[in-house]
Molecule: RNase P RNA; transfer RNA
Organism: Anaerolineales bacterium
């Protein structure tokens, strides 16, 4: 000094003036004036995950179905966070990946012999037939061996040597790598070392089915309650009864039938039994109060943990529109941007001079005042909270790595 | 504010279930028929599969992110 990797945090500031939503005092008969204080976000967003809260007449078992995946701890919980294992990339700082393919079903296009039941050349024994310069050698045909050698393919059935063989192969031996398995140590555990045994050598794809573990009732603040105000009610679908009591209205049992328990059974519950519930048509209002702002809240400090976090103690209260308020002009500064035009010094590169020590001069690239112009990124509460994701002009900070000089 | 669905040629759609060369139908372009033109008959061109990344040997089609368009949802009786 250049060039990277990671983690945190801001993301305009200050006055005037004019305006909006809210609490609160105060005038006012009222409408509605006035003062005070106080009013978006790191993502409010996408609505992709977890949770609270309501309500479905408690939600219970069983299949379906959906989510998630090394291991361990965090958390209300999670597909998030932390710490570790193992693979992989990077010279490193650092980053990305994760369950089982030897349980079972599928698939693997073209090309290729064969994509997991592998014989197209090629190699070789043996047979049959021709030529021969004849215990051999050539062609040519067949029966077979052969995964070693070519080739095709995104993927081709361990590696290297060796014994063997007619030619060959883990056929079989030695190492070396991998996978089971079994014992031992260190570890809560993934997993790691170590030492035996088994030639076991076993393609790929679970962001196809599948198998394992875990987890999930559904819907959603237009959930849901409380008031006001108004209308007109039609159609469709549709069951079976019997017995018993009786003040003859009716109730009750059985049995039938609908419907909920937002897929389905089993179980369970309401309702019917003569017009419920459920579906469409049509009708009216489209107000107001609540949920709804004190919560897994914020912010300091101590403790306890590598750490995500947690425990305590202290202080604190920070929006609540409802077609949605939080905005607008002007004036000064800070930053980025762009223009002139000074001055500094270093380093490059072109010209000239030169006493070879350099020294002038012009480009460019840095660095420090000055002026002038522009001038704020992505966006924007809607029941609430944690996370991921996605956007984002610009700027600060700490941490680290690699190269190069210098000490 | 919730909730669902859909994006393939200019236009309408299929192909996505079960990954393996993207396709109909009209438009269009050229030829022939016609005195011409229409229709008709041959032939022919046109594609970021909305866009970005990931599985995978290979994505329209599987998975996650992001864009755009479309439906539907009050309550009372």
């Nucleotide at each position: 000094a250049c060039g990277g990797c990671c983690g945190g945090c801001c993301g305009g500031g200050c006055g005037a003036c004019c305006g909006c939503g809210g609490a609160c005092g105060g005038c006012g008969g009222g409408a509605g004036c006035c003062g005070u204080c106080u009013g978006a976000g790191g993502a409010a967003a996408g609505u992709c995950c977890g949770c609270g809260c309501u309500c479905c007449c408690c939600a219970g078992a069983g299949c379906a179905c959906g989510a998630c995946g090394c291991c361990g701890g965090g958390u209300a919980a999670c597909a998030c966070c932390c710490g570790g294992g193992c693979g992989g990339g990077g010279u490193g700082a650092c980053c990305c990946g994760c369950g089982g393919a030897a349980a079972g079903g599928g698939c693997c296009a073209c090309a290729g012999a064969a994509a997991a039941c592998g014989a197209c050349c090629g190699c070789c024994u043996c047979c049959c037939g021709c030529c021969u310069g004849a215990u051999g050698g050539g062609c040519g045909g067949g029966c077979g061996g052969u995964g070693a050698g070519g080739g095709u393919g995104a993927a081709a059935a361990g590696g290297u040597g060796g014994u063997g063989u007619a030619a060959g192969a883990g056929a079989c031996c030695a190492c070396c790598g991998g996978c089971g398995u079994c014992g031992g140590c260190a570890g809560c555990a993934a997993u790691g070392c170590c030492g035996g045994c088994g030639g076991c050598c076993a393609g790929g794809c679970a962001a196809c089915c599948c198998c394992c573990g875990u987890c999930g009732g559904g819907a959603g603040c237009a959930a849901g309650g409380c008031c006001a105000a108004g209308c007109a009610g039609g159609a469709g679908c549709g069951a079976a009864g019997u017995c018993c009591g009786u003040u003859c209205g009716c109730g009750g049992a059985c049995g039938a039938g609908g419907g909920g328990c937002u897929g389905c059974u089993c179980g369970u519950c309401c309702c019917u039994u003569u017009g419920a519930a459920c579906u469409c048509c049509g009708g009216g209002u489209a107000g107001g109060c609540u949920g709804c702002a004190c919560g897994a809240g914020c912010g300091g400090c101590g403790c306890g943990g590598c750490g995500a976090c947690g425990c305590g103690c202290c202080g604190u209260c920070g929006a609540g529109a409802u077609a949605g308020a939080u905005g607008g002009u002007c004036g000064c500064c800070c930053a980025c941007g762009c223009g002139c035009g000074g001055c500094c010094u270093u380093c490059a590169c072109c010209g000239g001079c030169u006493c070879c020590g350099g020294c002038c001069g012009g480009u460019g690239a840095g660095g420090c005042g000055g002026c002038g112009c522009c001038g704020g990124a992505c966006a924007g509460a809607a029941c609430g909270c944690g996370g991921c994701u996605u956007a984002c002009a610009g700027g600060c900070c700490g941490g680290c790595c690699g190269u190069g000089c210098g000490u | 504010c919730g909730g669902g669905g859909u994006g393939u040629a200019g236009c309408g759609c299929a192909g996505u279930u079960u990954g393996g060369c993207a396709g109909c139908g009209c438009a269009c372009c050229g030829c022939g028929u016609u005195u011409g033109g229409g229709a008709c008959g041959c032939g022919g061109g046109g594609g970021u599969c909305g866009g970005c990344g990931g599985u995978u040997c290979a994505a329209a089609u599987c998975c996650g992110c992001c864009c755009a368009c479309c439906c539907c949802g009050a309550c009372c009786a």